[in-house]
Context: one part of a larger RNA
RNA sequence: CUCGGGUGAAGGAACUAGGCAAAAUGGCACCGUAACUUCGGGAGAAGGUGCGCCUCUGGUGGUGAAGUGCUAUACGCACGGAGCUGCUGGAGGUCGAAGAAACUAGGUGGCUGCGACUGUUUAACAAAAACACAGCACUCUGCAAAUUCGAAAGAAGACGUAUAGGGUGUGACGCCUGCCCGGUGCCGGAAGGUUAAGUGAUGGGGUGCAAGCUCUUGAUCGAAGCCCCGGUGAACGGCGGCCGUAACUAUAACGGUCCUAAGGUAGCGAAAUUCCUUGUCGGGUAAGUUCCGACCUGCACGAAUGGCGUAACGAUGGCCACGCUGUCUCCACCCGAGACUCA
Repeated sequence: CUCGGGUGAAGGAACUAGGCAAAAUGGCACCGUAACUUCGGGAGAAGGUGCGCCUCUGGUGGUGAAGUGCUAUACGCACGGAGCUGCUGGAGGUCGAAGAAACUAGGUGGCUGCGACUGUUUAACAAAAACACAGCACUCUGCAAAUUCGAAAGAAGACGUAUAGGGUGUGACGCCUGCCCGGUGCCGGAAGGUUAAGUGAUGGGGUGCAAGCUCUUGAUCGAAGCCCCGGUGAACGGCGGCCGUAACUAUAACGGUCCUAAGGUAGCGAAAUUCCUUGUCGGGUAAGUUCCGACCUGCACGAAUGGCGUAACGAUGGCCACGCUGUCUCCACCCGAGACUCA
C1' cells in the first nucleotide's frame, strides 16, 4: 500500500456530482398521532413511557390427588379442592454503566416532477418517466366471420357467435376533450369524363375468274381504378401577419387591412418543453446557475401522438430539515488476511 473489521478529542455534511459509504433507528406493551383523502387510507405517522431478578399478594383458565357422601356396587355418580401449570394485575425489595443487556431487529419529517396502482424489461454496463395494466374510444367482422398460418389440403380464430372475436390509439379516478374536411387516408355516390383485354362498323392491301383465304385499319359497346360529387378528426394531420387607437405614461377592451381549410378554445406555462436566461419578483441560506411559489415576453405547451388536477403507491428524479456519524476539517491507533523483505 490492498482487502476485511474495530475505536476516536472538538466540530458535525464543512466531504462530494450526490450524505456515496458508514453511523443512527430497530422488539413487545401502553399512551398518543397532522395536512390531505378516492373515507379504504395516510399510520408503525410524528412523539413519548415501561421492560431484569427476588419476596409477598390478587384475578382468571387448564388439569384434577387425598378425603367425604350416595346408591344402581360400577374402571359408577356427586362434593371436594391439594399439587402441577398457562395468562394477567398490585405492593415491597434488590444489583449493574447498561434489564428488548447477545444474535436478531424501521432512521424520520417537509415541498415538488414523472408514472395512478401490483406487475414487466435491455440473461452479462440502463429497472426507468420505458412496456404492460384495469378503464375509455374508434374501427372491422352475421359465421364457410373478420384476421392469421399455409402454393394446397387443412388449421388457429372457436367446439366461440356482436355482452363475441380481430386491429388501432389512449392509459386508474375526477373535471374535460375546442376550431379546420383545402391536402392525404377511409366511407358513400344507378349520372358524367378517362380507361385494358374483349367486341369488330367501315375503309384499305395481297391473292384468286370467283366464292373465298389472308394482312391491316379500328367506328361502336366495354370493369375496377382515377377524375368528379359528398361525408368523416378518440382518421394522417393543421390550428396566421401587419398597422393604428383611451385625458400622465404604459397598455389596448376597440378599429383597419392582407392571407387561410381554419387561425390555438378550456386548462397549464422560464415547464422532463424557455434560446436570450443564473428572465423578474417572493421564499428558504450569511451567501442558492439547483429547489418551492408567482408573473407571462409560450425562440418552439395545449386537449385520447390526450389537457389539467389527484389520495395511495415507487430499490424513480430534484430540493430542504431533524437525528446521526471519520464523508470531511485531519488524520491517529488497534485486530486480522495479503502484498513486500529475510530465512